[in-house]
Predicted 3D model of a 73-nucleotide RNA (transfer RNA) from Candidatus Amesbacteria bacterium GW2011_GWC1_47_15. The prediction has a mean pLDDT of 82.

RNA sequence: GGCCCCAUCGUCUAGUGGCCUAGGACAUCAGGUUCUCAUCCUGAAAACCGGGGUUCAAAUCCCCGUGGGGUCA
Numbered sequence: 001g002g003c004c005c006c007a008u009c010g011u012c013u014a015g016u017g018g019c020c021u022a023g024g025a026c027a028u029c030a031g032g033u034u035c036u037c038a039u040c041c042u043g044a045a046a047a048c049c050g051g052g053g054u055u056c057a058a059a060u061c062c063c064c065g066u067g068g069g070g071u072c073a
Base pairs, nucleotide, nucleotide: 001072002071003070004069005068006067007066010026011025012024013023018056028044029043030042031041032040049065050064051063052062053061
């Protein structure tokens, strides 16, 4: 340098055009339970890599960029 794949809460992930002002697990915080801690229960906060395009409608499709991985040289 060519080609291919990936990017979503702090972490791991679901999502395959409208049911999503985005769900789950762990973690965090608050409350309950407990003599205390842990466990357990309830609740809360927390995310679509950036820009552009297509569409009535985009996390989802297309293009460019950025970052990561693989492969060939």